A computed fold for a 77-nucleotide RNA from a Gemmatales bacterium, annotated as transfer RNA.
RNA sequence: CCGCAGGUAGCUCAAUCGGUUAGAGCGUCGGCCUUAUAAGCCGGUGGUUGCGGGUUCGAGUCCCGCCCUGCGGACCA
Numbered sequence: 001c002c003g004c005a006g007g008u009a010g011c012u013c014a015a016u017c018g019g020u021u022a023g024a025g026c027g028u029c030g031g032c033c034u035u036a037u038a039a040g041c042c043g044g045u046g047g048u049u050g051c052g053g054g055u056u057c058g059a060g061u062c063c064c065g066c067c068c069u070g071c072g073g074a075c076c077a
Base pairs, nucleotide, nucleotide: 001073002072003071004070005069006068007067010026011025012024013023019057027045028044029043030042031041032040050066051065052064053063054062
């Protein structure tokens, strides 16, 4: 430098052919239970969908540029 895959909540991941208000588990906070802790149960708490533009009535999803991560390739006098 070229190609491919990926970037969504604190973490791990969903999200149908582009469609109504972006969800789950874990975590965290409060309560119940217990002599107490853990486990269990109930309730609460979560987002500039990497950044900037474009298309569209409508974008996490499509298009363009850039950044970051991983894998492969090319080059290396």
Source information
Its Rfam family is "tRNA". Its family is annotated with triplet codon-amino acid adaptor activity in the Gene Ontology. Rfam classes the family as a transfer RNA. Taxonomically the source falls in Gemmatales (Bacteria, Pseudomonadati, Planctomycetota, Planctomycetia).